[in-house]
Molecule: transfer RNA
Organism: Elusimicrobiota bacterium
RNA sequence: GCCGGCGUAGCUCAGUGGCAGAGCAAUAGUUUCGUAAACUAUAGGUCGGAGGUUCAAUCCCUCUCGCCGGCU
Repeated sequence: GCCGGCGUAGCUCAGUGGCAGAGCAAUAGUUUCGUAAACUAUAGGUCGGAGGUUCAAUCCCUCUCGCCGGCU
């Protein structure tokens, strides 16, 4: 230099055009003499960034940033 993959909640990841989700973690409550466990509820996201297509983009296209892999 060229090619490919990945980037979504604190962590691990789903979601492939139509209101962004799960598990774990966190917080509160129930329970207990107390803690843990269990159960219930709550909060937490400019979906890496910019632009484009579309009535509508996490999803499609272009550029860019970061990480990983391959080729030279």